Transfer RNA from candidate division CPR3 bacterium 4484_211, 72 nucleotides, folded computationally.
RNAcentral records the identical sequence in 2 taxa.
Taxonomically the source falls in candidate division CPR3 (Bacteria, Bacteria candidate phyla).
Its Rfam family is "tRNA". Rfam classes the family as a transfer RNA.
Its mean pLDDT, the model's own confidence on a scale to 100, is 80.
The sequence is in RNAcentral, with records from ENA and MGnify.
[in-house]
RNA sequence: GGCACCGUAGCUCAAACGGCAGAGCAGGGGAUUCAUAAUCCCCUGGUGCGGGUUCAAAUCCCGCCGGUGCCA
Numbered sequence: 001g002g003c004a005c006c007g008u009a010g011c012u013c014a015a016a017c018g019g020c021a022g023a024g025c026a027g028g029g030g031a032u033u034c035a036u037a038a039u040c041c042c043c044u045g046g047u048g049c050g051g052g053u054u055c056a057a058a059u060c061c062c063g064c065c066g067g068u069g070c071c072a
Stems, first nucleotide, its partner, number of pairs: 001071007010025004019055001027043005048064005
């Protein structure tokens, strides 16, 4: 330098063909208990960046940034 894949919550991952972005763990609060653990309930928090297409984009298109792999 070329090609491919990937980038979603603090972490690990979901989200058929474009249609209200979720789960587990972690964090905060509460219930229960004499207390702790366990269990249960509630809350916080996110689509790498910039454009384009569309009524509507995490998803499609272009560029950039970052990561991984292969080739040179």